């Protein structure tokens, strides 16, 4: 200095193909079950979807720059 992945809730992720309501599992908070606890079951909070701009009627998703982390090249 060149290619190439990955960046979405506290953690691990899916959701890009095909633009149209942001989810799942763990985790936390509540209630129910239990003599308590575990365990299940039912509820819930928790997101500028790494950043800034462009397209659109509408962006996590398409475009354009950056900026981290990683692999290969030189």
């Nucleotide at each position: 200095c060149g290619g190439g992945g990955c960046g979405u809730a506290g953690c691990g992720c899916a959701g890009u193909u095909u633009g149209g309501c942001a989810g799942c599992g763990c985790g936390c908070g509540g209630c129910g079950u239990u003599u308590g606890g575990g365990g299940c079951g039912c509820c819930g909070a928790g997101g500028u979807c790494g950043g800034c701009g462009g397209u659109u009627c509408g962006a996590a998703u398409c475009c354009g720059c950056c900026c981290g982390c990683c692999c290969c090249g030189a």